[in-house]
C1' cells in the first nucleotide's frame, strides 16, 4: 500500500428483507432474612465509532473518514 471482518448499555453480544433498539451479566431500589448470600419484583442506563447522502422514515442502504483484528504484498 491492497483486501476482508468488526465498532450497538459499564462488560459479552443479538437485532440479516429499512418502520423508530433488546437479552444475559453488572449497578440501584424494594420484598424475603437476626444479618449476608441466594431468590423474587421493579428501576436506571445507548447521539447504534464519526460526518455527509438517499428516504415519509436508517443500527440496517450509499459515501467519506477514524479505530481494532486478520490476511496478502512490497519498495524506494
Nucleotide at each position: 500500500g491492497c483486501c476482508a471482518g468488526c465498532g450497538u448499555a459499564g462488560c459479552u453480544c443479538a437485532g440479516u428483507c429499512g418502520g423508530u433498539a433488546g437479552a444475559g451479566c453488572g449497578g440501584c431500589u424494594c420484598a424475603c432474612u437476626c444479618g449476608u448470600a441466594a431468590u423474587g419484583a421493579g428501576c436506571a442506563g445507548g447521539u447504534c465509532g464519526u460526518g455527509g447522502g438517499u428516504u415519509c422514515g436508517a443500527a440496517u442502504c450509499c459515501u467519506a473518514u477514524c479505530g481494532c483484528u486478520g490476511g496478502c504484498u512490497c519498495c524506494a